[in-house]
């Protein structure tokens, strides 16, 4: 870096430092000094390990490895139905794990 595979409309802060950004990428549309990424601390969630439990699985805890904490993966982005300005399906990219190159 590429691959395969599962998942992506649930959840999660009136804390502190910090001080101008940020939602991948493009078009939109937002969010931010009533405080933005970004560090800590809290959380939340249960995919991988441990445990406990079972004949196995399903389960459970949440102790370790990741992950994540505004809108649906904020909407579109290609293609299909649907028909005229909004629906609805599936891909595609993205992200995360798990595994393998």
């Nucleotide at each position: 870096u590429c691959c395969u595979u599962a998942u992506c409309a649930a959840g999660a802060g009136u804390g502190g430092c910090a001080g101008a950004g940020g939602g991948a990428c493009a078009g939109g549309c937002c969010c931010a000094g009533u405080g933005a990424a970004g560090c800590c601390c809290g959380g939340c969630a249960a995919c991988c390990u441990a445990a406990a439990g079972u004949a196995a699985c399903c389960u459970u805890u949440a102790a370790g490895g990741u992950g994540c904490c505004a809108a649906a993966u904020c909407c579109u982005g290609c293609g299909g139905a649907a028909a005229u300005u909004a629906u609805c399906c599936g891909a595609a990219a993205g992200a995360u794990g798990a595994g393998g190159u």

Model confidence (mean pLDDT): 83 of 100. The RNA shown here (SAM riboswitch aptamer (S box leader)) has 101 nucleotides. The model forms 90% of the base pairs in the Rfam consensus. The sequence was found by an Rfam model in a public genome assembly.